Predicted 3D model of a 475-nucleotide part of an RNA (small-subunit ribosomal RNA, 3' major domain) from Azoarcus indigens. Its mean pLDDT, the model's own confidence on a scale to 100, is 84. RNAcentral holds the full RNA, with entries from ENA and SILVA.

[in-house]
Context: one part of a larger RNA
RNA sequence: UGACGGGGACCCGCACAAGCGGUGGAUGAUGUGGAUUAAUUCGAUGCAACGCGAAAAACCUUACCUACCCUUGACAUGCCUGGAACCUUGGUGAGAGCCGAGGGUGCCUUCGGGAACCAGGACACAGGUGCUGCAUGGCUGUCGUCAGCUCGUGUCGUGAGAUGUUGGGUUAAGUCCCGCAACGAGCGCAACCCUUGUCAUUAAUUGCCAUCAUUCAGUUGGGCACUUUAAUGAGACUGCCGGUGACAAACCGGAGGAAGGUGGGGAUGACGUCAAGUCCUCAUGGCCCUUAUGGGUAGGGCUUCACACGUCAUACAAUGGUCGGUACAGAGGGUUGCCAAGCCGCGAGGUGGAGCUAAUCCCUUAAAGCCGAUCGUAGUCCGGAUUGCAGUCUGCAACUCGACUGCAUGAAGUCGGAAUCGCUAGUAAUCGCAGAUCAGCAUGCUGCGGUGAAUACGUUCCCGGGUCUUGUACA
Numbered sequence: 001u002g003a004c005g006g007g008g009a010c011c012c013g014c015a016c017a018a019g020c021g022g023u024g025g026a027u028g029a030u031g032u033g034g035a036u037u038a039a040u041u042c043g044a045u046g047c048a049a050c051g052c053g054a055a056a057a058a059c060c061u062u063a064c065c066u067a068c069c070c071u072u073g074a075c076a077u078g079c080c081u082g083g084a085a086c087c088u089u090g091g092u093g094a095g096a097g098c099c100g101a102g103g104g105u106g107c108c109u110u111c112g113g114g115a116a117c118c119a120g121g122a123c124a125c126a127g128g129u130g131c132u133g134c135a136u137g138g139c140u141g142u143c144g145u146c147a148g149c150u151c152g153u154g155u156c157g158u159g160a161g162a163u164g165u166u167g168g169g170u171u172a173a174g175u176c177c178c179g180c181a182a183c184g185a186g187c188g189c190a191a192c193c194c195u196u197g198u199c200a201u202u203a204a205u206u207g208c209c210a211u212c213a214u215u216c217a218g219u220u221g222g223g224c225a226c227u228u229u230a231a232u233g234a235g236a237c238u239g240c241c242g243g244u245g246a247c248a249a250a251c252c253g254g255a256g257g258a259a260g261g262u263g264g265g266g267a268u269g270a271c272g273u274c275a276a277g278u279c280c281u282c283a284u285g286g287c288c289c290u291u292a293u294g295g296g297u298a299g300g301g302c303u304u305c306a307c308a309c310g311u312c313a314u315a316c317a318a319u320g321g322u323c324g325g326u327a328c329a330g331a332g333g334g335u336u337g338c339c340a341a342g343c344c345g346c347g348a349g350g351u352g353g354a355g356c357u358a359a360u361c362c363c364u365u366a367a368a369g370c371c372g373a374u375c376g377u378a379g380u381c382c383g384g385a386u387u388g389c390a391g392u393c394u395g396c397a398a399c400u401c402g403a404c405u406g407c408a409u410g411a412a413g414u415c416g417g418a419a420u421c422g423c424u425a426g427u428a429a430u431c432g433c434a435g436a437u438c439a440g441c442a443u444g445c446u447g448c449g450g451u452g453a454a455u456a457c458g459u460u461c462c463c464g465g466g467u468c469u470u471g472u473a474c475a
Base pairs, nucleotide, nucleotide: 001475002474003472004471005470007469008468009467010466011465012464013463015459016458019423020422021421022420023419026314027313028312029311030310031309032308033307034305035304042053043052064300065299066298067297068296069295070294073125077124078123079121080120081119082118083117086103087102088101089100090099091098092097107114108113127289128288130287131286132285136283137282138278139277140276141274143272148187149186150185151184152183153182154163155162156161167178168177169176193266194265195264196263198234199233200232201231202230203229204228207224208223209222212221213220237260240254241253242252243251244250316416320375321374322373323372324371325370326369332363333362334361337356338355342351343350344349382413387408388407389406390405391404392403393402429451430450431449432448433447434446435445
């Protein structure tokens, strides 16, 4: 100087408390461990692995296994020989491939040849998701959006170092003020950026409709006032008033205001820590393989299943289930696409073909809600697992191994032990919608809106963090 203490003081955080809803019990989905297997590819492992890499494992992906094949190789550059390229086609085989047959002659040219492409040959080499993340770059997680981490000069100390950065207040903040052997400065904080909340100006189609006509309908004429859209600006600064305070910083209350003291949300992550994670994104040192640890193909596996754990979905019902009627979003996506009306089918879907390169057309009836009806506390008109049969769709192909539909079946489950998680406001809870991936496949993920709470006395205690101080046989 640090680190540590079941030392002290002060402060903060959904850390506790106060509340609301869960997990732990059931069934299913998914990931992991373990077991199994020819293979169940590999990585991730306290917080910070476990719906994680994977924003899609039937083939492909795919790295694994089995079998069958290839050896200058699927891919790159250089050399030689032949042929343009390319197209059609026979046999064999699971296919890769192997053995053949036929057609076809282009472009440039100094007529030597050349360019692109294909086939064959020899060698340099290719290739490796092989090993080492404890050789590395890059990227990422974490402490933590915590308020810290440092430097120059000066001063103090023999020195390691100290001071500044400590102290008194204050703040979300090393934020600001005052003091002070310090005076300044840098990286962080804050602000500048995006979005949302108010207003104004400009603009007015595909958007909107107050006035005037018109219509089933903003449909059409008309208009751009309103809504909205999208560009520019205004607005909030403790600016004003009162109180407290040290005449400071600031805090408390108030006015005005759409908004008040960081208005809400996002992006933004200091010096560093964990030899944290990743050699399977990529790059790369070293090592290893080179008729194989490289390459191709078919089939299988990653989907197994006495069990254990994590994360979720659905429930156990009446604040509910079912049936009928009826209302209101936002944000996205669409030409290899989104697919309307109509018709067929109980339905998944089929048919159909209008429109749309989209403020125009489509996905697109949002659902919870509201208005009625029914059920009456029951393993039920709750719950839907499982299984049987029959179908639909995608796709060469749904057996291993897809999703969905109809009929039948109708399991566990009556609110969950010890323990444990999230959340402070348009939040929790609850309800649906969209998108990426994608031929098909979402209870996952990422967004979007609808309805919309309760509680916070307080900091004694648990956990984590910050500052000062103290002890130490620790570094």